Model confidence (mean pLDDT): 80 of 100. A computed fold for a 105-nucleotide RNA from Flavobacterium rivulicola, annotated as SAM riboswitch aptamer (S box leader). Rfam family: SAM riboswitch aptamer (S box leader). Its family is annotated with regulation of gene expression in the Gene Ontology.

């Protein structure tokens, strides 16, 4: 790196260097940015996975550590199945892609 397996409609800031592009990829919207983008640093804070305390389980609390994360649902569509249909809807399922942990070579 692959690959399994879990979640993913909730949570969660601010300075400082940068100095224009960012929201994973194609494709299409639609948002964010010189009232300062990515990207490093520092602090702070969330609580998804290990962790830790309760418990047969299931779950729950928690916030020392490991890693993650802290604008919009994983920003939304994209295939199919099923539904209702004037339209509208966080419609439901399930699939593909994605992020993240954890185990595995």
């Nucleotide at each position: 790196u692959c690959g399994u397996u879990a979640u993913c409609a909730c949570g969660a800031a601010a300075g400082c260097u940068g100095g224009a592009g960012g929201g994973a990829a194609u494709a299409g919207a639609c948002c964010c940015g010189u009232u300062g983008a990515a990207a490093g640093c520092u602090u702070a804070g969330c609580a998804a996975c290990c962790c830790u305390u309760u418990g047969c389980c299931a779950a729950a609390a928690g916030a020392a550590g490991g890693u993650g994360c802290u604008a919009c649902a994983u920003u939304c569509u994209a295939u199919c199945u099923c539904a209702a249909u004037u339209a509208a809807u966080c419609g439901a399922g399930a699939g593909c892609a994605g992020a993240u942990a954890a185990c595995c070579c």